[in-house]
RNA sequence: UUCCGAAGCGGCAAACUUGCCGAAAGGCAGGGACGCAAAGCCACAGGUCUAAGGUUCGGACGAACUAUGACAGCUGGGUUGCCGACA
Numbered sequence: 001u002u003c004c005g006a007a008g009c010g011g012c013a014a015a016c017u018u019g020c021c022g023a024a025a026g027g028c029a030g031g032g033a034c035g036c037a038a039a040g041c042c043a044c045a046g047g048u049c050u051a052a053g054g055u056u057c058g059g060a061c062g063a064a065c066u067a068u069g070a071c072a073g074c075u076g077g078g079u080u081g082c083c084g085a086c087a
Stems, first nucleotide, its partner, number of pairs: 002085002011036002016031006034073001040079003044076003047071003053066005
């Protein structure tokens, strides 16, 4: 310098659960491990979830649509990089 493919010193942590935040999706912290070699970071493209607010319908209850809200542990892309390996 290159690679994250063999190993894993070390690292992360699904479901479930407790507390808090949130309208919700979901997030943060503790417990817990299904898994992960970028399961580090970035909503850029696609995708998925939600619908407070808004719009439309409606006599009302309500219904439909909508992201400006989320998901990086859905796929692709961008970016950084430990251990280790090859040269």
This is a predicted structure of an 87-nucleotide RNA (c-di-GMP-I-GGC riboswitch aptamer) from Paenibacillus flagellatus. The coordinates come from a structure-prediction model, not an experiment, and the mean pLDDT is 83. It was read from a public genome assembly, where an Rfam model found it. Of the family's consensus pairs, 90% are formed in the model. Its Rfam family is "c-di-GMP-I-GGC riboswitch aptamer". For this family Rfam cites "Bioinformatic analysis of riboswitch structures uncovers variant classes with altered ligand specificity" (Weinberg et al., Proc Natl Acad Sci U S A, 2017). Gene Ontology term of the family: cyclic-di-GMP binding.